[in-house]
RNA sequence: GUCCCGGUAGCUCAGUGGAUAGAGCGCUUCCCUGCGGAGGAAGAGGUCGGACGUUCGAAUCGUCCCCGGGACA
Repeated sequence: GUCCCGGUAGCUCAGUGGAUAGAGCGCUUCCCUGCGGAGGAAGAGGUCGGACGUUCGAAUCGUCCCCGGGACA
């Protein structure tokens, strides 16, 4: 330098055009309990890496850029 894969919640990830973007773990509050890091209930938490574009509609498609990993030279 060229090409490929990835970037979504604090962490690990799902979601590949259409509903208020979800799960597990973690966190907060409450209940339970002799106590509890065990059990139960509720809740908070996201500019979907950035910009522009396509579309009635974009996390999802396109272009460029940034970050991480890989292949080749």
The RNA shown here (transfer RNA) has 73 nucleotides and comes from a Patescibacteria group bacterium.
The prediction has a mean pLDDT of 80.
Its Rfam family is "tRNA". Rfam classes the family as a transfer RNA.
The RNAcentral record of the sequence draws on ENA.
Taxonomically the source falls in Bacteria candidate phyla (Bacteria).